């Protein structure tokens, strides 16, 4: 110097008018409220609600069926579909990356177009065996006639040619995918029919590893193909509802009909069904009619950082230290000056052999994706820029 791979960070800084909500003061009003002073006031994703998980309540919620969810192995974890490390398979020179990564000899179902044939597979071209038929060609076999080259006639089915029976998965072609790969022996052609290497599967035996799983030996049948984000099988999770949870306190109203039911129990808890178990006197339906106010829950929490300790990490222990958003039609803004950052155009120094940079000035433009609503843990996905670590590759220089 050029190409990259991975992991962190920042999300504009001061000031100045103006305006917004929460608290707290101070005023002023019978009260709502209002002035006026102060302190504080969004993010790395606060988003999307996709997973867990605190938390409230439902009766601290039993059994089975069903249903929904996870899926290589250890391990963090409050938990996970999250994160770490490791394995195994793809990818890539590399740094790294990517895997929706259980089971297809339980069984069922599917394999689109092509193709002759897609699952206990098939014969379309080729190839080889037998049979009918054909004398047009090559050959042969006999006769005639010759100018001695050969020409013509009759025959037979060898060669070929056509059909017709069967054999062949070795070739061809068609597929994402066609019953393992080369070499031989074997055959009428052929086949793992049989043989040697190979590659793969399985059974059994050592060896290494906590384990996935890896080495090596031996033995077998020769190879029975994909899909389980088909259905299903295995293993493990999983009550259900969600802050409009849930609790308070304050206020308004007005009942009327019809059915049902009070231990022969409606109705409801229990998410779909069943058993089983609770509560249980009111429920359901139509008409009418009344509020939709205020408090709590509400933020300090599995919290950040720092420093050691253990651990390859993820994380975990100790010890210090910080620490004011809580809105409810829902506030966190707008401009202005400056400084700082980025892209452009142009000038000016300046580094370098170069290829590419550094540093100033001065115009002009741009700063993005978003926005709290119980709180954490994660994934996911937006996002103009800009910094900083480790690492690879190719190229040049000592």
């Nucleotide at each position: 110097u050029g190409a990259g791979u991975c992991g962190g960070c920042c999300a504009g800084g001061c000031g100045g008018u103006c305006g917004c909500g929460u608290c707290g003061g101070u005023g002023a009003g019978c009260a709502a409220u209002c002035a006026c002073c102060g302190c504080c006031g969004a993010g790395g994703a606060a988003c999307g609600u996709c997973c867990g998980g605190g938390c409230u309540c439902c009766a601290c919620a039993g059994g089975g069926c069903g249903c929904a969810g996870u899926g290589g192995u250890g391990g963090c974890u409050a938990a996970c579909g999250g994160c770490c490390a490791c394995c195994c398979g793809g990818g890539g020179u590399g740094a790294c990356c990517c895997g929706c990564g259980g089971g297809a000899c339980a069984g069922u179902g599917c394999c689109a177009c092509a193709g002759a044939a897609a699952g206990c597979a098939g014969a379309c071209c080729g190839c080889c065996a037998c049979g009918g038929c054909g004398a047009a060609c090559c050959g042969c076999u006999g006769g005639u006639c010759u100018u001695c080259g050969g020409a013509c006639c009759a025959g037979a089915a060898g060669g070929c040619g056509u059909c017709g029976u069967g054999g062949u998965a070795a070739g061809g072609g068609u597929g994402a995918a066609a019953c393992g790969g080369u070499g031989g022996u074997g055959u009428a052609a052929g086949a793992g029919a049989c043989c040697a290497c190979c590659a793969g599967c399985g059974g059994c035996c050592c060896c290494g590893g906590u384990g996935a799983c890896g080495g090596g030996g031996u033995c077998g049948g020769c190879u029975c193909g994909g899909u389980a984000a088909a259905c299903c099988c295995c293993a493990c999770u999983g009550g259900g509802a969600g802050c409009a949870a849930g609790c308070u306190c304050a206020g308004a109203c007005a009942g009327u009909g019809u059915g049902c039911g009070u231990u022969c129990g409606a109705g409801g808890g229990c998410g779909g069904c069943c058993c089983g178990c609770c509560c249980g006197a009111g429920c359901a339906c139509a008409c009418g009619g009344g509020u939709a106010g205020a408090g709590c829950g509400c933020u300090g929490g599995a919290g950040g950082c720092a420093g050691u300790c253990g651990g390859c990490a993820a994380c975990g222990g100790c010890u210090g230290u910080c620490g004011u958003a809580g809105a409810u039609g829902g506030a966190u803004g707008a401009c202005c000056g400056u400084c700082g950052c980025c892209g452009c155009g142009c000038c000016g120094c300046u580094g370098g052999u170069a290829a590419c940079g550094g540093c100033g000035a001065c115009g002009u433009g741009g700063a993005a994706c978003a926005g709290a609503a119980c709180c954490c843990g994660g994934c996911g996905u937006a996002u103009c820029g800009g910094c900083c670590g480790a690492c690879u590759c190719a190229u040049c220089c000592a």
A computed fold for a 398-nucleotide RNA from Knoellia sp. 3-2P3, annotated as Bacterial RNase P class A. It is recorded under the gene name rnpB. It matches the Rfam family "Bacterial RNase P class A". Rfam links the family to the GO terms tRNA processing, ribonuclease P activity and dimeric ribonuclease P complex. RNAcentral holds the sequence, with entries from ENA.